[in-house]
Molecule: c-di-GMP-I riboswitch aptamer
Organism: Pseudomonadota bacterium
RNA sequence: GCCGUCAAAGAGCAAACUCGCCCAAAGGCGGGGGCGCAAAGCGUCCGGUCUAAGGGUGUUCGGUGCCGAGAGGCAUUGGGAUAUCUAGGAUAGCGGUGCUGCCGGU
Numbered sequence: 001g002c003c004g005u006c007a008a009a010g011a012g013c014a015a016a017c018u019c020g021c022c023c024a025a026a027g028g029c030g031g032g033g034g035c036g037c038a039a040a041g042c043g044u045c046c047g048g049u050c051u052a053a054g055g056g057u058g059u060u061c062g063g064u065g066c067c068g069a070g071a072g073g074c075a076u077u078g079g080g081a082u083a084u085c086u087a088g089g090a091u092a093g094c095g096g097u098g099c100u101g102c103c104g105g106u
Stems, first nucleotide, its partner, number of pairs: 003104002012037002017032006035093001041099003045096003048091003054086008062077006
């Protein structure tokens, strides 16, 4: 320097759950806790997946205006509800990929 992870040795990380905090949410941070992990170390470069505050569209209720004898109809709406679309948010323990690392062998 490269490769590998058979047996080891010394370690490391930390799922679910739970407590507290942040957050619109997904999710994150810290304590406890261990399902597991040979990179479950770091990085959103590529893809996937998750969320939808904000934004778009539809429906509906309401408001306003107009037409109508009326029932209603048309238009409009920085109001409410709901459906759907959307990442600049998130996931590195979903893959790919980049960088770095312990032990051992050659």